[in-house]
Molecule: Bacterial RNase P class A
Organism: Planctomycetota bacterium
RNA sequence: GCGAGCGGGUGAUGCGGCCGCUCGGCCCGCGAGGGCCGGGAGGAAAGUCCGAACUCCGCAGGGCACGGUGGUGGGUAACGCCCACCGGCCGCAAGGCCAGGGAAAGUGCCACAGAGAACAGACCGCCGAUGGCCCGGCGUCGCCUCGUGCGACGGCGGGAUCAGGCAAGGGUGAAACGGUGCGGUAAGAGCGCACCGCUCGCGUGGUGACACGCGGGGCACGGCAAACCCCACCGGGUGCAAGGCCGAAUAGGGGGCGACGGAGUGGCCCGCUCCGAUCUCCGAAAGGGGAUAAGCCCCGGGUUGGCCGCUCAGAGUCGCCCGGCAACGGCGCGACCCAGACAAAUGGCCGCAGGCCCUGCCGCAAGGCGGGGCAACAGGAUUCGGCUUACGGCCCGCUCGCCGGA
Numbered sequence: 001g002c003g004a005g006c007g008g009g010u011g012a013u014g015c016g017g018c019c020g021c022u023c024g025g026c027c028c029g030c031g032a033g034g035g036c037c038g039g040g041a042g043g044a045a046a047g048u049c050c051g052a053a054c055u056c057c058g059c060a061g062g063g064c065a066c067g068g069u070g071g072u073g074g075g076u077a078a079c080g081c082c083c084a085c086c087g088g089c090c091g092c093a094a095g096g097c098c099a100g101g102g103a104a105a106g107u108g109c110c111a112c113a114g115a116g117a118a119c120a121g122a123c124c125g126c127c128g129a130u131g132g133c134c135c136g137g138c139g140u141c142g143c144c145u146c147g148u149g150c151g152a153c154g155g156c157g158g159g160a161u162c163a164g165g166c167a168a169g170g171g172u173g174a175a176a177c178g179g180u181g182c183g184g185u186a187a188g189a190g191c192g193c194a195c196c197g198c199u200c201g202c203g204u205g206g207u208g209a210c211a212c213g214c215g216g217g218g219c220a221c222g223g224c225a226a227a228c229c230c231c232a233c234c235g236g237g238u239g240c241a242a243g244g245c246c247g248a249a250u251a252g253g254g255g256g257c258g259a260c261g262g263a264g265u266g267g268c269c270c271g272c273u274c275c276g277a278u279c280u281c282c283g284a285a286a287g288g289g290g291a292u293a294a295g296c297c298c299c300g301g302g303u304u305g306g307c308c309g310c311u312c313a314g315a316g317u318c319g320c321c322c323g324g325c326a327a328c329g330g331c332g333c334g335a336c337c338c339a340g341a342c343a344a345a346u347g348g349c350c351g352c353a354g355g356c357c358c359u360g361c362c363g364c365a366a367g368g369c370g371g372g373g374c375a376a377c378a379g380g381a382u383u384c385g386g387c388u389u390a391c392g393g394c395c396c397g398c399u400c401g402c403c404g405g406a
Base pairs, nucleotide, nucleotide: 001402002401003400004399005398006397007396008395009394010393013353014352015351016350017349018348019347021040022039023038024037025036026035027034028033042377046388047387049386050385051384052383053382054239056237057236061270062269063268064267066235067234068233069232070231071085072084073083074082075081086100087098088097089096090095101230102229106228107227108224109223110222123170124169125166126165127164130163131162132161133159134158135157136156138154139153140152141151142150143149178196179195180194181193182192183191198217199216200215201214202213203212204211205210243308244307245306246305253299254298255297256296257295261275262274263273264272278291279290280289281288282287316336317335318334319333320332321330322329323328355374356373357372358371359370360369361368362367
């Protein structure tokens, strides 16, 4: 200098003027309203995905269903988040990614191609030692028509293959029942051996996941669980449109269920608690009907007004110090209080300076003077801790790679 990786900050900001909003405090005013002081959007306010605080449900007690997470150890109020580490994958590296427990509890899937896809398997091929086939000649014996003959037995060499052997080589495929090499074999194969891989045991280190070392073993136990499932852990539900108070209005409406009855947080069961326990007809009785209570369900009507909740006294923010590799923590120190609206405010104009880009002049340079342009994603509504998504420009720090120089 170029390229790359990781982290942090900022965010058309500040000051002034004019006009216009809104909240809080104080003052004036009978009131309408007025004056002064102070405050007034975001890193994501988005998504509504997690976790909580808070709220209500006459058990929130147990269980089932259902849902979530998934290496280990920490952090945190908690989490599916964050930090560190382990293992695997990607990258030369700094770094990045992982829905990372279990396939021997069970069920299921692996299309097509291929011989064969987990109790596998022979398409092309290789061998053919052993038995069979063909050719050659050798030895011994026998026979004869004495020929370069025929036959039997034995063994040798060669050839092509049948039976048979092989799964090493090739092919198919995303994946082929361990990998590389040497030996061995008729040819082969963990068949044997070495190393690796796998597994078991022991030792060492570590809180641990694991790592390393030594030794033994069979050379065997493919993949998919972001398939159903199994295991471990976690989870009551609803949500500020929660919930509470006041006011107002209407239809004191209609129907159904209901007596060893009924109700009770989203579903079911058990438990527990609470509410109502009556009337009447038939009948000798048993029993069978009818009506209702507590309450539940359905249809319909009225009210959609005001106040509280509602402001960030906090798992609060900022700075320093201490501890910790870090996330983070501290009854350590100091400072601060930062929107509370309700068809929903924070705006408009002007001036100066600021950030970034381009450019002219002067100047050795530092720098000075001037002109033009640009500024993304995007706006609260109970509040926090996170994650995810969108985003233009700039600044700072650390680290890696390449090139060059000193």